A computed fold for a 106-nucleotide RNA from an Acidobacteriota bacterium, annotated as SAM riboswitch aptamer (S box leader). Its mean pLDDT, the model's own confidence on a scale to 100, is 86.
[in-house]
RNA sequence: AAAUCAUCCAGACCAGCAGAGGGACGGGCCCGAAGAUGCUGGGGCAACCAUCCAGAAAUGGAAACGGUGCCAAUUCCUGCGGAACCAUGGUUCCGAAAGAUGAACA
Numbered sequence: 001a002a003a004u005c006a007u008c009c010a011g012a013c014c015a016g017c018a019g020a021g022g023g024a025c026g027g028g029c030c031c032g033a034a035g036a037u038g039c040u041g042g043g044g045c046a047a048c049c050a051u052c053c054a055g056a057a058a059u060g061g062a063a064a065c066g067g068u069g070c071c072a073a074u075u076c077c078u079g080c081g082g083a084a085c086c087a088u089g090g091u092u093c094c095g096a097a098a099g100a101u102g103a104a105c106a
Stems, first nucleotide, its partner, number of pairs: 004103005013042005021031003025079004043071003048067002051062004075098001080095006
């Protein structure tokens, strides 16, 4: 890397460097020289692993020192399938696919 499991409608800014694209991909729609994206320092959010408590277990609770992660917009919307409604244009819901993060494996 691939495959497995879980979660993804909440939350979270300041500065420095640097300088043009960026938001995974396509289509939209947005962010961006009033400086985005990215990197760095500090700060913060959260609670997957680890820690503690209860329990036979599943799991639940606590704390946030440790390992990660994250800090525009629902994973920004959508992409494929099904159902319902229907003015036949579409809308809504469910599931999948894809993606991200964690754990374990490798």